[in-house]
Molecule: transfer RNA
Organism: Ruminococcus sp. UBA7158
RNA sequence: GCCGGUGUGAUGGAAUUGGCAGACGUACUGGACUCAAAAUCCAGCGGUAGAGAUACCGUACCGGUUCGACCCCGGUCACCGGCA
Numbered sequence: 001g002c003c004g005g006u007g008u009g010a011u012g013g014a015a016u017u018g019g020c021a022g023a024c025g026u027a028c029u030g031g032a033c034u035c036a037a038a039a040u041c042c043a044g045c046g047g048u049a050g051a052g053a054u055a056c057c058g059u060a061c062c063g064g065u066u067c068g069a070c071c072c073c074g075g076u077c078a079c080c081g082g083c084a
Base pairs, nucleotide, nucleotide: 001083002082003081004080005079006078007077010026011025012024019067028044029043030042031041032040046057047056048055049054060076061075062074063073064072
C1' cells in the first nucleotide's frame, strides 16, 4: 500500500428482508427479609433541560439516500486478521 472483519449504556452482549434502540446477564443504587450480613425477592439504573409532567439528543466520527438508518451508500479514525 491492497483486501476483509469489528466498533451499541459502567461492563458482557442482543436487536439486520430498513420500522418503539439498548432485550437478557453482570456491576451499581434504593427497599424488603435478617440480630447483622450473605443469599433471595421488588424497584431503579445513557446524556441534556425541567420542581415535575415531559421534551430533545444518543449505536466510533462526519456526510448522503429514505417517510423512516445500529442496519444501505461515501469518507475518516481505532483495533484485529490476511496479502504484498